């Protein structure tokens, strides 16, 4: 260089496909317990959805340039 996948919270990830961003685990922070911590139990805060354009009434999902990651070709 070419082909395929991927990029969503601090880190794993869903969102089957336009129509209220979170079905989840881990953390994190506050309560509950406990002499104290830890497991556990409630609760909660955290998102420019890779980046700029298009298309639409309306884009995490669709088109198109571009970073970036992995694999496979050469």
């Nucleotide at each position: 260089g070419g082909u395929u996948g991927g990029g969503u919270a601090g880190c794993u990830c869903a969102g089957c496909a336009g129509g209220u961003a979170g079905c989840a685990g881990c953390g994190c922070c506050g309560g509950u317990c406990u002499g104290a911590a830890g497991a556990g139990c409630c609760g909660g805060a955290g998102g420019u959805c890779g980046u700029c354009g298009g298309u639409u009434c309306g884009a995490u999902g669709c088109c198109g340039a571009c970073c970036c990651c992995a694999a496979c070709c050469a």
A computed fold for a 74-nucleotide RNA from an Acidobacteriota bacterium, annotated as transfer RNA.
Rfam family: tRNA. Its family is annotated with triplet codon-amino acid adaptor activity in the Gene Ontology. By type it is a transfer RNA.
Taxonomically the source falls in Acidobacteriota (Bacteria, Pseudomonadati).